[in-house]
Context: one part of a larger RNA
RNA sequence: GUCAGCGAGUAAAUGAGCACAGCAAGCUUAAGCCGCUAGGUGUAGGCGUAACGACAGUGUGAUAAAGUGGUGUUCAUUUGACCCGAAUGCAAUUGAUCUAGGCAUGGGCAGGUUGAAGAGUGCUUAAACGAGCCUUGGAGGACCGAACCCACGUAUGUGGCAAAAUACAGGGACGACCUGUGCCUAGGGGUGAAAGGCCAAACAAAAUUGCAGCGCUGGUUUUCCGCGAAACAUAUUGAGGUAUGGCGUAUAACAGAAUGGCCCGAGGUAGAGCACUCAUUGGAUUAGGGUGGCCCAAAGCUUUACCGCAUCCAAGGAAACUCCGAAUGCGGUCCAUGUAUUAUACAGACAGACUUCGGGUGCUAAGAUCCGAAGUCGUGAGGGAAACAGCCCAGAUCGUACGCUAAGGUCCACAAGCAAUCACUUAGUGGUAAAGGCAGUGAUCGAGCGGUGACAACCAGGAGGUGGGCUUGGAAUCAGCCAUCCUUUGAAGAAAGCGUAAUAGCUCACUGGUCUAGCUUUAUUGCACCUAAAAUGUAUCGGGGCUCAAGUGAUUCACCGAAGCGACGAGAUGUGCAAGCAUCGCACAUCGGUAGCGGAACGUUCUGUAAUUCAAAGAAGGUGUUUGAUAACAAUCACUGGAGAUAUCAGAAGCGAGAAUGCUGAC
Numbered sequence: 001g002u003c004a005g006c007g008a009g010u011a012a013a014u015g016a017g018c019a020c021a022g023c024a025a026g027c028u029u030a031a032g033c034c035g036c037u038a039g040g041u042g043u044a045g046g047c048g049u050a051a052c053g054a055c056a057g058u059g060u061g062a063u064a065a066a067g068u069g070g071u072g073u074u075c076a077u078u079u080g081a082c083c084c085g086a087a088u089g090c091a092a093u094u095g096a097u098c099u100a101g102g103c104a105u106g107g108g109c110a111g112g113u114u115g116a117a118g119a120g121u122g123c124u125u126a127a128a129c130g131a132g133c134c135u136u137g138g139a140g141g142a143c144c145g146a147a148c149c150c151a152c153g154u155a156u157g158u159g160g161c162a163a164a165a166u167a168c169a170g171g172g173a174c175g176a177c178c179u180g181u182g183c184c185u186a187g188g189g190g191u192g193a194a195a196g197g198c199c200a201a202a203c204a205a206a207a208u209u210g211c212a213g214c215g216c217u218g219g220u221u222u223u224c225c226g227c228g229a230a231a232c233a234u235a236u237u238g239a240g241g242u243a244u245g246g247c248g249u250a251u252a253a254c255a256g257a258a259u260g261g262c263c264c265g266a267g268g269u270a271g272a273g274c275a276c277u278c279a280u281u282g283g284a285u286u287a288g289g290g291u292g293g294c295c296c297a298a299a300g301c302u303u304u305a306c307c308g309c310a311u312c313c314a315a316g317g318a319a320a321c322u323c324c325g326a327a328u329g330c331g332g333u334c335c336a337u338g339u340a341u342u343a344u345a346c347a348g349a350c351a352g353a354c355u356u357c358g359g360g361u362g363c364u365a366a367g368a369u370c371c372g373a374a375g376u377c378g379u380g381a382g383g384g385a386a387a388c389a390g391c392c393c394a395g396a397u398c399g400u401a402c403g404c405u406a407a408g409g410u411c412c413a414c415a416a417g418c419a420a421u422c423a424c425u426u427a428g429u430g431g432u433a434a435a436g437g438c439a440g441u442g443a444u445c446g447a448g449c450g451g452u453g454a455c456a457a458c459c460a461g462g463a464g465g466u467g468g469g470c471u472u473g474g475a476a477u478c479a480g481c482c483a484u485c486c487u488u489u490g491a492a493g494a495a496a497g498c499g500u501a502a503u504a505g506c507u508c509a510c511u512g513g514u515c516u517a518g519c520u521u522u523a524u525u526g527c528a529c530c531u532a533a534a535a536u537g538u539a540u541c542g543g544g545g546c547u548c549a550a551g552u553g554a555u556u557c558a559c560c561g562a563a564g565c566g567a568c569g570a571g572a573u574g575u576g577c578a579a580g581c582a583u584c585g586c587a588c589a590u591c592g593g594u595a596g597c598g599g600a601a602c603g604u605u606c607u608g609u610a611a612u613u614c615a616a617a618g619a620a621g622g623u624g625u626u627u628g629a630u631a632a633c634a635a636u637c638a639c640u641g642g643a644g645a646u647a648u649c650a651g652a653a654g655c656g657a658g659a660a661u662g663c664u665g666a667c
Stems, first nucleotide, its partner, number of pairs: 001667006011079010022068002026047003032041003051058002082219002085216001089211006100185009109175001111144003114140001118136003122133004148172003153168004187203001189199003222601006232245005247348001248346006258337004263332003271324001272322002277318002280315006288307002290304001292302003352377010382393003397570004402566003408560003411544002417557001419556006430546001436530002440527005446521004457514005463487003468482003493508001496507003571591007602656001604653005613645002621640004626635003
């Protein structure tokens, strides 16, 4: 992992609602007793028939008024209370054969080195004490190093030789040493040269046995039918829980809810505006301040490239401004359509997501976050968007090799137009992106120049005073400063560039000629272009491929296209016809669905029915075929099997498995 078996809303008591049958102004027994275990008896007590009042006490309906004890079922409360699941916590016991410390009693430490104190009838020195040398001596948590004990490093090993080892190397090795045996200390306790270490291979509280809840995760077993949510408010030692309300379902009652239209209302948002408030720009006038002047101080006069209250003119801004002011939305009368409301019982839900619009926070960042309005998903399949919960279209009862459409499409893949008309685009733009840039190209509104010849090109000229003055080594159109005139002319700057050391040289402005018909330019706009670099492989049309498109703009007609709509047929539910019940028919409407509520069924085991009913002329069980049914399923037949099985109608449950890192077994 697969297969098979097992595996989760049960039982009791009490209470509430509903259903069913009993009795009924009444209903009913509890304990106990008797018993043939079927039941009988038992009237205490309970509920109801009347309430109000602290008590004392008072006391009603005539249109009347229904209760009570059972059985079943749903829910609640208490118990393990749908099942499995902690780490903890508590109690009682068992452990010091491991290990920590201690007590008692034993044992162990090759060999080598060093040479303390002390001693000497030795030697030297000294007055003496003493000192030195020599000899002797044998101290030390002394030295080197085996046994023994330990474990600093590296490698191997890592389902190992080993749940801590092996190899090499290392530390201690007469001591706070190592070690045998026996004994002591026990779990909030011990022991600890202290690491929260150790206390029998896992100790921030051992092990064993017993006792628990979990608002948390997982799981919770047959079918069909009807309806169908919420992810919000308030509260919460509350925030992933719960309660009440809102939203769902079922039943009952009652008569008016919701939507649309006309009309009548309240309002201060969008917008707009500046009449108030706040902030703001320019100007005019100007109080006041400042500056300067009048001889300094004071006072006064005066002045102004300064500041500036206030008023006026002009210009705008505002969520916490309003002289104004919608659309929607909200309230109400009437009309139309036609189904809400209340009560009771039972829920689920209180993590929501994205899209569009109005806003807050943020960076007018976020697949961000928080509100409001709507939609979809959630709980929604189908078609489109290549694929794609939340986008677009559209809401799947079932069947059909029928038709029409929606969004979206019609060259091929791929159903349907290489459809038609008029334009644009040349960039594969389409088929990513900005500021900015652009003699790309189309359209439009203007302004100029032009047969007295424009624009471009070509030919020619582009001069003289003069090398202007200054500066400077030089400065001659052209380093720089100043001035920028006059003349000849068809025209020619005291020069717009290149150039030279300075000249020179080459162009330009300007003019003539040749040529010839349009040329220059402002503004608006359509489509293109540049800006434009990334990592596996084209890779930003989904692909092929597409250029008078198969691209873009405008117009038009066809067609395709969904579980939409229609056609034909079938079913279910509800309502009506329709009335007492049952059955059938017709008509209309409805039939997506998670949590959840309600209804109706199928099957399994056992009990009654239940016996010669079936069964050796073959039961149950197994395998397969065929048939039937909306489903759970049912029936026939064949083979196998070899002895029990059971219709129908009822009753009772250890009653239905694919999931629980489920349990057991097999493979």